[in-house]
Molecule: transfer RNA
Organism: Methylococcaceae bacterium
RNA sequence: GCCUCGGUGGUGAAAUCGGUAGACACACAGGACUUAAAAUCCUGCGCCCUUACACGGCGUGCCGGUUCGACUCCGGCCCGAGGCACCA
Numbered sequence: 001g002c003c004u005c006g007g008u009g010g011u012g013a014a015a016u017c018g019g020u021a022g023a024c025a026c027a028c029a030g031g032a033c034u035u036a037a038a039a040u041c042c043u044g045c046g047c048c049c050u051u052a053c054a055c056g057g058c059g060u061g062c063c064g065g066u067u068c069g070a071c072u073c074c075g076g077c078c079c080g081a082g083g084c085a086c087c088a
Base pairs, nucleotide, nucleotide: 001084002083003082004081005080006079007078010026011025012024019068028044029043030042031041032040046058047057048056061077062076063075064074065073
């Protein structure tokens, strides 16, 4: 240099036919139970704004594009893994 695969909350990981992003699990927070704890059960849990779980805005590596609509398709770039080539 070329090719392939990948980059999504705090973590792992879904959604790939383009149609509510983060299902599910872990962690965490609050509560129930307990003399207390563990276990178990219930609720919440991307970020910002907010008194608010209301309303609104933003968010799938970055910047653009296509589309009514993009994690998904197209172009460029960055990073990681693997393969190939170069190493005259």